The RNA shown here (small-subunit ribosomal RNA) has 1443 nucleotides and comes from Ribes sanguineum. The prediction has a mean pLDDT of 81.
[in-house]
RNA sequence: GUUCAGGAUGAACACUGGCAGCAUGCUUAACACAUGCAAGUCACACGGGAAGUGGUGUUUCCAGUGGCGGACGGGUGAGUAACGCGUAAGAACCUACGCUUGGGAGGGGAACGACAGUUGGAAAUGGUUGUUAAUACCCCGUAGGCUGAGGAGCAAAAGGAGGAAUCCGCCUGAGGAGGGGCUUGCGUCUGAUUAGCUAGUUGGUGAGGCAAUAGCUUACCAAGGUGAUGAUCAGUAACUGGUCCAAGAGGAUGAUCAACCAUACUUGGACUGAGACACGACCCAAACUCCUACAAGAGGCAGCAGUGGGGAAUUUUCCACAAUAGGCGAAAGCCUGACGGAGCAAUGCCGUGUGGAAGUAGAAGGCCUACGGGUCAUGAAGUUCUUUUCCUGAAGAAGAAGCAAUGACGGUAUCUGGGGAAUAAGCAUCAACUAACUCUUUGCCAGCAGUAGCGAUAAUACAGAGGAUGCAAGCGUUAUCCGUAAUGAUUGAGUGUAAAGCGUCUGUAGGUGGCUUUUUAAGUCCCCCGUAAAAUCCCAGGGAUUAACCUGGACAGGAGGUGGAAACUACCAAGCUGGAGUACGGUAAGGGCAUAGGGAAUUUCUGAUGGAGCGGUGAAAUGCGUAAAGAUAGGAAAGAACACCAACGACGAAAGCACUUUGCUAGGCCGACACUGACAAUGAGAGAUGAAAGCUAGGGGAGCGAAUGGGAUUAGAUACCCCAGUAGUCCUAGCCGUAAACGAUGGAUACUAGGCGCUGUGUGUAUCGACCCAUGCAGUGCUAUAGAUAACGCGAUAAGUAUCUCGCCUGGAGAGUACAUAAGCAAGAAUGAAACUCAAAGGAAUUAACAGGGUCCCGCACAAGAGGUGGAGCAUAUGGUUUAAUUCGAUGCAAAGUGAAGAACCUUACUAGGGCUUGACAUAACGCGAAUCCUCUUGAAAGAAGGGAUGUCAUCGGGAACGCGGACACAUGUGGUGCAUGGUUGUCGUUAACUCAUGCUGUAAGGUGUUAGAUUAAAUCCCACAAUGAGCGCAACCCUCGUGUUUAGUUGCCACUAUUAAGUUUGGAACCCUGAGCAGACUAUCGGUGAUAAGCUGGAGGAAGGUGAGGAUGACGUCAAAUCAUCAUGCCCUGGGCGACAUGUGCUUACAAUGGCCGGGACAAAGGGUCGCGUCCCGCGAGGGUGAGCUAACCCCAAAAACCCGUCCUUAGUUCUGAUUGCAGGCUACAACUCGCUUGCGUGAAGCUGGAAUUGCUAAUAAUCGUCGGUCAGCCAUAUGGCAGUGAAUUCAUUCCUGGGCCUUGUACACACCGCCCGUCACACUAUGGGAGCUGGCCAUGCCCGAAGUCUUAACCUUAACCGCAAGGAGGGGGAUGUCGAAGGCAGGGCUAAUGACUACAAUGAAGUCGUAACAAGGUAGCCGUACUGGAAGGUGCGGCUG
Repeated sequence: GUUCAGGAUGAACACUGGCAGCAUGCUUAACACAUGCAAGUCACACGGGAAGUGGUGUUUCCAGUGGCGGACGGGUGAGUAACGCGUAAGAACCUACGCUUGGGAGGGGAACGACAGUUGGAAAUGGUUGUUAAUACCCCGUAGGCUGAGGAGCAAAAGGAGGAAUCCGCCUGAGGAGGGGCUUGCGUCUGAUUAGCUAGUUGGUGAGGCAAUAGCUUACCAAGGUGAUGAUCAGUAACUGGUCCAAGAGGAUGAUCAACCAUACUUGGACUGAGACACGACCCAAACUCCUACAAGAGGCAGCAGUGGGGAAUUUUCCACAAUAGGCGAAAGCCUGACGGAGCAAUGCCGUGUGGAAGUAGAAGGCCUACGGGUCAUGAAGUUCUUUUCCUGAAGAAGAAGCAAUGACGGUAUCUGGGGAAUAAGCAUCAACUAACUCUUUGCCAGCAGUAGCGAUAAUACAGAGGAUGCAAGCGUUAUCCGUAAUGAUUGAGUGUAAAGCGUCUGUAGGUGGCUUUUUAAGUCCCCCGUAAAAUCCCAGGGAUUAACCUGGACAGGAGGUGGAAACUACCAAGCUGGAGUACGGUAAGGGCAUAGGGAAUUUCUGAUGGAGCGGUGAAAUGCGUAAAGAUAGGAAAGAACACCAACGACGAAAGCACUUUGCUAGGCCGACACUGACAAUGAGAGAUGAAAGCUAGGGGAGCGAAUGGGAUUAGAUACCCCAGUAGUCCUAGCCGUAAACGAUGGAUACUAGGCGCUGUGUGUAUCGACCCAUGCAGUGCUAUAGAUAACGCGAUAAGUAUCUCGCCUGGAGAGUACAUAAGCAAGAAUGAAACUCAAAGGAAUUAACAGGGUCCCGCACAAGAGGUGGAGCAUAUGGUUUAAUUCGAUGCAAAGUGAAGAACCUUACUAGGGCUUGACAUAACGCGAAUCCUCUUGAAAGAAGGGAUGUCAUCGGGAACGCGGACACAUGUGGUGCAUGGUUGUCGUUAACUCAUGCUGUAAGGUGUUAGAUUAAAUCCCACAAUGAGCGCAACCCUCGUGUUUAGUUGCCACUAUUAAGUUUGGAACCCUGAGCAGACUAUCGGUGAUAAGCUGGAGGAAGGUGAGGAUGACGUCAAAUCAUCAUGCCCUGGGCGACAUGUGCUUACAAUGGCCGGGACAAAGGGUCGCGUCCCGCGAGGGUGAGCUAACCCCAAAAACCCGUCCUUAGUUCUGAUUGCAGGCUACAACUCGCUUGCGUGAAGCUGGAAUUGCUAAUAAUCGUCGGUCAGCCAUAUGGCAGUGAAUUCAUUCCUGGGCCUUGUACACACCGCCCGUCACACUAUGGGAGCUGGCCAUGCCCGAAGUCUUAACCUUAACCGCAAGGAGGGGGAUGUCGAAGGCAGGGCUAAUGACUACAAUGAAGUCGUAACAAGGUAGCCGUACUGGAAGGUGCGGCUG
């Protein structure tokens, strides 16, 4: 950073749905509207007409004139960022009806409608002639009015009803109420990638205009006004009371109700009027719809219903004026889609019900099961009770007020009988967060999912079922808001390393500021006044049976007014010296700029000496050199940089600064304490400076050296290494403005334990003086307490405690990218997004693992040796191939003479064919039979069908064992899964390790112990130590061998004594040997060494000496190591018994003169044996015949061989070797062809010591020689496990290879280097930028045209009232003129949206391609800035950083 649990909604959708009450109901298209209704009324203003009546009177109705009202009520939220709204004030105003109060109403007159006639038009609707009334209109007179202040001027009236009193009106003043207009302070969204805007604009004067102030309008004058406290522009939006969330601060919102504003199809305009620039009025223009006889006309639901459309989505073309309220009227009354009600909708809130009690045979059924049972479950049934609700019958309101009358709702609420448990439960979830678990199915499929994730054959995560949990007439999902989120932090976060301190300094505005005393009262605090509409929230009462709901009361942080207080901040004034500064005296320094001089080195040139190489590297080569290099010693020139001193040292704001001299110049520190008197610190914008690289112009160019060329390396090498080398590096004048510009730490001030240095400069003590010693100030380092920190680390030079102030940060990636802007010659720099996408990215520390990191140590690990393998032939195992099948497993070390301690049949698991189906095998039940043996037929056999013979026990019932038959439970499987398991085994490794308890320590993971120093084969032992102890391992205990001794002597032994062919026999128990015990070796003893230790080393003694030799013995764990085919076993699956071959690699054995053949001779150990070993005889031999002895220290296998003595062979493919093969035999077995072993005779292959490479072995070992066993009928055994005989060489030493152990360093790894991971290219998909352009919308500007209309003008036409004797005039009307003026047209702009061939970048995806840049010293340390360069990561140069 992301997500969930909470609350809310005008909601919508899925599933479901009993009732009542109270509310609410187009959030989208201010889209278009059929139809009906929503504003009329007055006959007591007026003339007239009509109905009705026999007539009069009375009554009723109607078009018109006239009055009042249609400016209210009702709808909607498009516009508006504004005095529009909210709040609090103000002065220059108006106000119909209604209220209070004063005065008045005298006298005259002329018309216009209706109506009648005539006439135009389709209609809408007119024209013209004539008659007439009024509370309609006009004139005169009058006035406590208005203007004005001198005079003067202007301007009123209406009547009606009634028999009458009287009532209702009329005109004109004054006042008040309520309403309205205007002005002002404060508050009111986002964007600077919108920074300047403004011409009636700001102010003044005159004039005009208005109800009223005013550039409101106009003429003239002045040049103002506004803005970084965000103007202008752009986007969005009606505002408020309130509503939702939150502990609060606050965030979001503005439906219903209430207040205000705006609006009425879209613009413009006025008329009337008290009030409008007017929703249901008028005029013009544009769009749309309708009608039309084509000339012309009509219309405006954002009123109530309703329709279409849009949309996820929102109701009846209802009743009534009974109540409340409004209009008119004297009144009766009329009108009112306001309002009161009903209808529809679970849309919300609230209430209530779907039954209560009791009931175990623990029923049936479902599910699970360890098969015993458990659970659904007292739940149901059955018994009993009740009737809210439901059905039905009777009664029946309040709301109506003021004498009566008057009720839409409504026969409603309510009340009272009857009936019967009757009419009424769902939805979601159940791996964790999060309450609730099992079975089946599926098998990375189908699917789930808010997050992380689940599913690949044992899914509590999908789907179904049973059960459970939660809520309930609803429940879950989706959408949105707040909370969680201290993830924008005022309350309440941060900035060394996680995101974040500008590279550094100067300084403007701003915010902040030392001590003392006055003044004022802006901030601050207190009393009081008035306001903050009602409703809502809140508190506490009341009323509806309860609640929602209705009703009463109180509170209220905000702004205003008035009066006080004066501590603090601020203001005024006066002082102070501590902050700051100036002057004075010293002082250190690579501070800066300029100037003159210097030596060492390098390179080049020159002449000389000299003569073959030089140079360079891991090794080489390119290169230079007989045209004389390199080397040596002189001379000359050039440019750049300044060794040693040099330091954890100095200076500077930073960048940076070092040879020496001189000149100019800035700053710091110390001392003394004269002067100024807060002058200060910080610092948005702004300005200055700013390494290296790079750019422009001109110089310069020794060395070095991007690019480039060549040589190497390499699979490649656009690199690392080498030889050259251009820009550049240097100077002058400009530009650029960035770095890991770092202490990754902004600046300033104050405070908070110490210790040890260094630099500069003082003081004290001391001394003749210099040191030493103590100490102050300024700077620069190390260490450490408290404290704070996630830890690392910081710690008076803070990252501690506080204050002031500036910059910056808010998940990763996209991206410091795109667009835009202004600065730059360019390169690039500054400001700086979004879409899409991920659930992480990151820091510090811990453990393990790894490292082509380090230290120490060990091992046949290397080395030193001796023998092999690798070459040949053969044996064996395996890969591959083949096959009907060549059964299966084991595959780096740690598979491959391995499972297999024995494949001809069997084994056998494989293949083909023929058969059987309760079975070849086990248990249980039933029936029959004797079990068993011999034999015949058929068949490849298994099997099938016949014949014959014969048992045991017994309590006589039958039983045991066995066989057969059919049926039911079952049985069976070398079928799958070793990645479901047990057991067993291999390996690291017989390596010295692996852990625990308590304590201590750390926020924690963890650490300590187990580390350090010695030592050992050893975590063996000693010592030190916040550790003290303990366990499994090591060692020891066990077995064999090596010495002695005791005891026992048969089948073993024989010294002495007899005896024999022979320990054969008598005898013996000494010796050998055997069996059983015991002793012995423990660093015990001596010297040296070590720390007075552990130990090591040398010696003596001893059979044996430092583990005496060998074996068994294998810690915690690792490898999902091996094994389901030893065995056992979960789950899944399944019907059981019989038949066969050839080539390459590795390993082992045998072989090749220290030998071979032949003859003679000698010495073992350990084993095995009755279906056995076998004497003796025969055979050249394998073997055959026979059957002495032996159940074994007795007999047999059994001959030991190498060895010794002697003969022959004499270096050759042989008298070596003995493969291959022919013939003849033997043995085992039912059987020897595929496919056994062996004998005799004959045959006589390759091979003459083995390339690269590689293996075991350290003493009775290697090497060599024979011998025995197991398995087994026989044997492919040269294997394997034992036994003894003969019997070596070498170990300098730990540098290197390999494996391992402890400690330590690094890490971007944790599936742990067989790890991780970067970029191009190719493919797919997504969003975005550019793009010739193209198409819309909005805005302003300039010009043209100029409707309606107000105003202006007054030449034209016309005209009842008044004036005039008349002519005529005043006044009015029409037409016309001019200014302004909407829509429209033209032009060039600005902003914005969509689209566009092509193109660029980015993200994501999958097992692609190429390399391997980074993480370990990542194999050339990495990274930052910049420049060049390369398929790509990258490489190189220059400067910087350590991360």
Overview
NCBI's taxonomy places the organism under Eukaryota, Streptophytina, Embryophyta, Gunneridae, Ribes. Rfam family: Bacterial small subunit ribosomal RNA.